[in-house]
RNA sequence: GGAUCUGUAGUUCAGUUGGUUAGAACGUUCGAUUCACAUUCGAAAGGUCAGAGGUUCGAGUCCUCUCAGGUCCA
Repeated sequence: GGAUCUGUAGUUCAGUUGGUUAGAACGUUCGAUUCACAUUCGAAAGGUCAGAGGUUCGAGUCCUCUCAGGUCCA
């Protein structure tokens, strides 16, 4: 330099052929339970869906460029 894959909550990930409020588990905080801790149960907070632009009535999803990381080729 070329090709290809990945990027969604603090972490690991799901998200169907573009369509109703963006979700799960773990973690965090608060509450209940206990003499206390653990366990268990309930609730809450936490997201610029890597960034920008475009297509569309509508984009996490499609297209283009950029950034970061992985793999292969030279």
Molecule: transfer RNA
Organism: Patescibacteria group bacterium